């Protein structure tokens, strides 16, 4: 330099156009003499950034940024 992939909650990841979820973690309550386990619940997101398409974009297109893999 060329090609491909990834970027979503604190972490690991779902989410194939209709206002975003799970597990773990955090916090509260129940349970226990207490802790752990278990149960119930709560909070937490400008979906990497800009632009475009669309009535509507996490999703499609495009230009960037970062990371990874391959080729040279």
């Nucleotide at each position: 330099g060329c090609g491909c992939g990834c970027u979503u909650a604190g972490c690991u990841c779902a989410g194939u156009g209709g206002u975003a979820g799970a597990g773990c973690a955090a916090c509260u309550c129940c349970u226990u003499u207490a802790c752990a386990c278990g149960g119930a619940g709560u909070g937490g997101g400008u979906c990497c950034g800009g632009g475009g398409u669309u009535c509507g974009a996490u999703c499609c297109c495009u230009c960037g940024a970062g990371c990874g893999c391959g080729c040279a």
The RNA shown here (transfer RNA) has 72 nucleotides and comes from a Candidatus Parcubacteria bacterium.
The prediction has a mean pLDDT of 83.
Taxonomically the source falls in Candidatus Parcubacteria (Bacteria, Bacteria candidate phyla).
It matches the Rfam family "tRNA". It is annotated as a transfer RNA.